[in-house]
Context: one part of a larger RNA
């Protein structure tokens, strides 16, 4: 001297843009965070029209709720855990999967049974369930075609499908098969990757071989049988610490040190194990199971899981709103229109950071008054104030204001088209607000440390090894520039010290 997810004292006007639970991966009241599709399906309240006195019956409306697609494995969060089943970087994969999207090629006959919703009857405090009757589908089943697909002894053998809007479908949304793409992942290799020998041996599915199995895929992944292997002083094995990398932070650099925000990439979801489902999960807000904690009970039983936004209690030196909004970007679903999104975009609050601006600007000597100080002559504070003469930043108050708006809905031209192009017309801003114009007035804005040497700035009084200072050296015992207080300097300034790390 630089820095820092800081903390603590003192002060403390305003803006950008950033940032904020580091500690107990402890506990959690509440809200909110994942839905959507009615152009798949069946059924349908409220309501409204018609007709009737009514009872009804006909149409129209579509809420909840169910079957059915996608989606929920992404987005969000954290770093326990892991020293290699991770990561970083370079390859392998003739040993592999791969919804959605993208080209190319073919297909989409002909049948069938149930089952929720629904309706009766129950059962339970409750979650929540039982039976009977009965529907509908892109559900689910079967037959049939059947190669460029799979298997193969090359003789053949096996595998498939759903409709939907529409006045109208070879065309539009879908389906189903093959082939190849893009994306994503799954495995495997080499090299690298902390500290400890006051840790010297570890290892029996171990090491390898054959046979079966399993997997989307290779492999002791698994099993049975055989063999006795394998790693290691170039540090096995144990123990400790630790999430890794782009990067940060210092430094002239070699280097140390550290991995907050933001990207990638592991891993984890109250604690342990397990599968289901599915293209992908061994699934954060899905399930089964056991543990431990909490609730609710009619004691028979049930419910939860903030390491998502936001709040809250503990614990700490310490880290903030139970806002707005889908207006952009982005995702999910939808033909769309639109609906969902605590992603995201903004606002609030901390001077935690880094920067910009202001807190007046020229003029003014009886060098006023008052402070300190004095050799009493004066010197100092100080152009500093008063005073004069302007300015009008920024707060403030009044009005005008572009951008962030791309879009989307109609219409009209072009076109084969509801594609693409091009016009007109309307409509969409949570939340900021650049800038511009007037108002008024210097008014609303400065302090924190230091002043003995390192080290820029001293003087008076007070105190008397006492109160105290102190980074280090060291100051304090009656003339203290080191201690408190005043005046005056000296650094910096919305800041300035401290204390704590690293370099």
């Nucleotide at each position: 001297g630089a820095a820092u997810g800081a903390a603590c004292g003192u002060u403390g006007g305003c803006g950008g843009c950033g940032u904020g639970g580091a500690u107990u991966a402890g506990g959690c009241a509440u809200g909110c965070g994942a839905g959507u599709c009615g152009a798949g399906c069946g059924a349908g309240a409220a309501c409204c029209g018609u007709a009737g006195c009514a009872a009804u019956a006909c149409g129209g409306g579509g809420a909840c709720a169910g079957c059915g697609g996608c989606g929920a494995a992404a987005g969000g969060g954290a770093c326990a855990g892991u020293a290699a089943u991770g990561g970083g970087u370079a390859g392998a994969u003739c040993a592999u999967c791969u919804g959605c999207c993208c080209c190319g090629a073919g297909g989409a006959c002909c049948g069938g049974g149930a089952u929720a919703g629904c309706u009766g009857c129950g059962g339970g405090a409750a979650a929540c369930u039982g039976c009977a009757g009965g529907u509908a589908a892109u559900a689910c089943c079967g037959g049939a075609u059947a190669g460029c697909a799979u298997c193969u002894c090359c003789g053949g053998a096996u595998c498939a499908a759903a409709g939907g809007u529409g006045u109208g479908a070879g065309u539009c949304c879908g389906c189903c098969u093959c082939g190849g793409g893009a994306u994503g992942a799954g495995u495997c290799u080499g090299c690298c990757u902390c500290c400890u020998a006051u840790u010297a041996g570890c290892u029996u599915g171990u090491u390898g071989g054959u046979g079966g199995g399993g997997u989307a895929a290779c492999g002791g992944c698994c099993u049975a049988c055989c063999a006795a292997g394998g790693c290691u002083u170039u540090g096995a094995u144990g123990g400790g610490u630790a999430g890794c990398g782009g990067g940060u932070g210092u430094g002239a650099g070699a280097g140390c040190a550290c991995g907050a925000c933001c990207c990638g990439c592991g891993u984890c979801a109250u604690u342990g194990g397990g599968a289901c489902u599915g293209a992908g999960a061994c699934a954060c807000u899905g399930c089964c199971c056991a543990g431990a904690c909490a609730c609710c009970u009619a004691c028979g039983g049930g419910u939860g899981g903030c390491u998502g936004c936001a709040g809250u209690c503990g614990a700490g030196a310490a880290u903030c709103u139970u806002c707005g909004g889908c207006a952009a970007u982005g995702g999910a679903c939808g033909c769309a229109a639109g609906u969902c999104u605590g992603a995201c975009c903004g606002a609030g609050c901390g001077a935690c950071g880094c920067c910009g601006c202001g807190u007046g600007u020229g003029g003014g000597a009886u060098g006023a008054a008052g402070g300190c100080c004095u050799u009493c002559g004066g010197g100092u504070u100080g152009u500093a104030a008063a005073c004069c003469a302007c300015u009008g930043u920024c707060a403030g108050u009044g009005g005008g204001g572009a951008g962030g708006a791309a879009g989307g809905c109609u219409c009209c031209g072009u076109g084969a088209a509801g594609a693409g192009c091009g016009g007109g017309g309307u409509u969409u801003g949570a939340c900021c607000u650049a800038u511009c114009c007037g108002c008024a007035g210097a008014g609303g804005a400065a302090g924190u440390g230091u002043g003995g040497g390192c080290u820029a700035a001293g003087u008076u009084c007070g105190u008397g090894c006492c109160a105290g200072c102190a980074g280090c050296c060291g100051c304090g015992g009656u003339a203290a520039g080191a201690c408190g207080a005043a005046c005056c300097a000296c650094a910096c300034g919305a800041a300035c010290g401290u204390u704590a790390u690293u370099c």